[in-house]
Context: one part of a larger RNA
C1' cells in the first nucleotide's frame, strides 16, 4: 500500500447504487410466508341473480424461500459411460364399450374437560372395483435371418520337436448346440371418465421429443507417522431377491481375497465451485453478497403418500424442552418474513403492494403468493455533489511569537457586487402497462419565488514522514508501530498559536496478500 459482510473513538449536509447475526446449527410470544379449481361430485344455506359454506374428488404442498450443523465424500469441479425413471409441456398414430360394491359431508346416538373419536342410517362422482375390446406393450411358444462363442468334420498356412507324425496358432468352409437381437405366425395377460356456455377441455394405450433426475467412472480435491498396519459383507464368484436401473444393495452357498509408505487406517479442520482480495506474474489467502451443485430442517429413527420425498410450515416412533389439563390425556416446532429474548464488540421495520418480473390452481375472470417490487433504517461500502464565487490592505481589531524594530495568522475577516447547486416554500408532474390494472408516488423530473442562506471535522507535526514555535511539567505526569523520548531551556509528554495530511469523514482495532 490494497482489501473487508466489520467494530470502536471524535465528528457529521445531501444524493445514487449496493450491503446489514461472521457469535447460540440458542430458544422463542404474536401476525403472515401454500393454496386452488363449482366447468369432477353430493349436501345445507340463500337477497334465488347468481353466489356462500361443509364434505368427498383432482392437480399443486418435491417448487420458490432459509441456513452450512454435519460431510475429506463420486460431496463437489471437470471429462466420459451404460443398466434406467420422468408428472406437467411438444409431435404422430389409435382408442374412450358395459356393469357394480362403497364411503364422507348430512341424519340418529354415544364416549370425551379438551384435542378428538365410536356406533347405525342414506347417497353421489373425472373416487373405487369388475368385465369387454386393442397393439408398435408385457409374458410364453414356435419359424426365419443376422452376430458372437463351443464342439465336431474337412481345405491353407506357419511355429516347435527328430522325417512320418504329433502339439499349438492364424484364416476359410459344412454341420450342430447355446446364447443376444431383429422380422413373422399363435397362445395368454394388462386400458379409459366425463364435463360444459357446442366449441372445446379432458381421459386411455403406444411411440418419439425437449427439459430434469437416478447410476457408474479417469483426473483433481486441507493437515498430523508424537496415527502403520486396517477389513467377515470384508475382497471376489454363483444362484436368488430387491430396485426405475447396474452392482454384496440384501440373503444362502462357495473361495480367500481386498486396502495400505503414490500414506490405508485413525485424528483433527472444512460444506463445494464460478469466483473474491492481493499481487507485474507464479504464487498466496478466501468462499459475505449474486450464481451452479450438494446437505439439513428441535434431537435420532422409520416409512405412507406420490411421475417425484424417506418430505421446512405432511405422518408415525423414541428422546428433551415448552404449554394446556377436569390429572385421564393432548398441543407445538421461525437455519420463511417481520419481531422477542439469550449471546456478542457487531448486524435493520411486528412497513407497503400483487402495478411489473415469476410461480400455484384454473377453460377464464381470478384466487394465493414475506418469492419478488418497493418503502424504512444504518457514513456499512463505493460513486457523486455541496458546505459559496468575484473585488477586497490602514495588511483592521483580537489571538500567537518577538531581537519590542516587527512577524505571522491573513484576503483571511469586515465590507462591496454576484450566484442559487443545495435548502425552504409553491405550481406542474412521469416512463416503468398492450385496451384496462402503479404499490413505489404526488416519488423521479420541470418552473417559479425567497435568501449566502441550512451545511466542517479528524488525525498527525523527533527519525522512517509531509508538517515549528512558546508556556507548563520535571525520570514526575505522561507518549510510544519501530528506534526512543521525559531526571529544569523536551519541535518527542500538557495546552496554544501556527503548520501538514486527508475531507464528510479521519483515526484506532482486527484479519488477509
Nucleotide at each position: 500500500g490494497g482489501a473487508u459482510u466489520a467494530a470502536c473513538g471524535c465528528c457529521g449536509g445531501c444524493g445514487g447504487c449496493a450491503u446489514g447475526c461472521c457469535u447460540a446449527a440458542c430458544a422463542c410470544a404474536u401476525g403472515c410466508a401454500a393454496g386452488u379449481c363449482g366447468a369432477g361430485u353430493g349436501c345445507a344455506c340463500u337477497u334465488c341473480g347468481g353466489g356462500u359454506g361443509c364434505a368427498c374428488g383432482g392437480c399443486a404442498g418435491a417448487c420458490g424461500g432459509c441456513u452450512g450443523a454435519g460431510u475429506a465424500a463420486c460431496g463437489c469441479g471437470u471429462g466420459g459411460g451404460a443398466a434406467c425413471a420422468u408428472a406437467c409441456c411438444c409431435u404422430u398414430g389409435g382408442g374412450u364399450c358395459g356393469a357394480g360394491c362403497a364411503u364422507a359431508a348430512c341424519c340418529u346416538g354415544c364416549c370425551g374437560a379438551a384435542a378428538g373419536g365410536c356406533a347405525g342410517g342414506a347417497u353421489a362422482a373425472u373416487u373405487c372395483u369388475c368385465g369387454a375390446u386393442a397393439g408398435u406393450c408385457u409374458c410364453a411358444g414356435c419359424a426365419c435371418u443376422u452376430a458372437u462363442u463351443u464342439c465336431a468334420g474337412u481345405g491353407g498356412a506357419u511355429u516347435a520337436a527328430u522325417u512320418u507324425u504329433u502339439a499349438g496358432u492364424c484364416u476359410g468352409u459344412u454341420g450342430a448346440a447355446a446364447u443376444a437381437a431383429g422380422u413373422g405366425c399363435u397362445g395368454a395377460g394388462u386400458a379409459a371418465a366425463g364435463a360444459u356456455u357446442u366449441a372445446u377441455c379432458g381421459c386411455c394405450c403406444a411411440a418419439g421429443g425437449a427439459g430434469u433426475g437416478g447410476c457408474c467412472u479417469g483426473c483433481g480435491u486441507u493437515c498430523g507417522a508424537u496415527u502403520a498396519g486396517c477389513u467377515a459383507g470384508u475382497u471376489g464368484g454363483u444362484a436368488g431377491g430387491g430396485u426405475a436401473a447396474u452392482g454384496g444393495c440384501c440373503u444362502a452357498c462357495c473361495a480367500a481375497g481386498g486396502c495400505u509408505g503414490u500414506g490405508a487406517u485413525c485424528g483433527a479442520u472444512a460444506g463445494u465451485u464460478g469466483g473474491u482480495c492481493u499481487g507485474a506474474g507464479a504464487g498466496g489467502a478466501u468462499g459475505a453478497c449474486c450464481a451452479g451443485c450438494c446437505a439439513g430442517a428441535c434431537u435420532g429413527g422409520g416409512a405412507c403418500u406420490g411421475a417425484g420425498a424417506c418430505a421446512c410450515g405432511g405422518c408415525c416412533c423414541a428422546g428433551a424442552c415448552u404449554c394446556c389439563u377436569a390429572c385421564g390425556g393432548g398441543a407445538g416446532g421461525c437455519a420463511g418474513c417481520a419481531g422477542u429474548g439469550a449471546g456478542g464488540a457487531a448486524u435493520u421495520u411486528u412497513g407497503c403492494g400483487c402495478a411489473a418480473u415469476g410461480g400455484a390452481c384454473g377453460a377464464a375472470a381470478g384466487u394465493c403468493u414475506g418469492a419478488c417490487g418497493c418503502a424504512g433504517c444504518a457514513a456499512u461500502g463505493c460513486c457523486g455533489c455541496g458546505u459559496g464565487a468575484g473585488g477586497g490592505a490602514u495588511g483592521a481589531a483580537g489571538g500567537u511569537c518577538u531581537u519590542c524594530g516587527g512577524a505571522u495568522u491573513g484576503u483571511a475577516a469586515a465590507c462591496c457586487u454576484c450566484u442559487u447547486u443545495u435548502u425552504u416554500a409553491u405550481g406542474g408532474g412521469a416512463a416503468g402497462a398492450u385496451u384496462a390494472u402503479g404499490a413505489c408516488g404526488g416519488u423521479a423530473c420541470c418552473g417559479u419565488a425567497a435568501g449566502a442562506a441550512u451545511a466542517a471535522g479528524a488525525g498527525c507535526c523527533u527519525g522512517c514522514u509531509a508538517a515549528c514555535u512558546a508556556c507548563g511539567u520535571g525520570c514526575c505526569a505522561g507518549c510510544a508501530g519501530c528506534a526512543g523520548c521525559g531526571g529544569u531551556a523536551a519541535u518527542a509528554c500538557g495546552u496554544a498559536g501556527g503548520g501538514c495530511u486527508c475531507g464528510a469523514g479521519c483515526g484506532u482495532u482486527a484479519u488477509c496478500c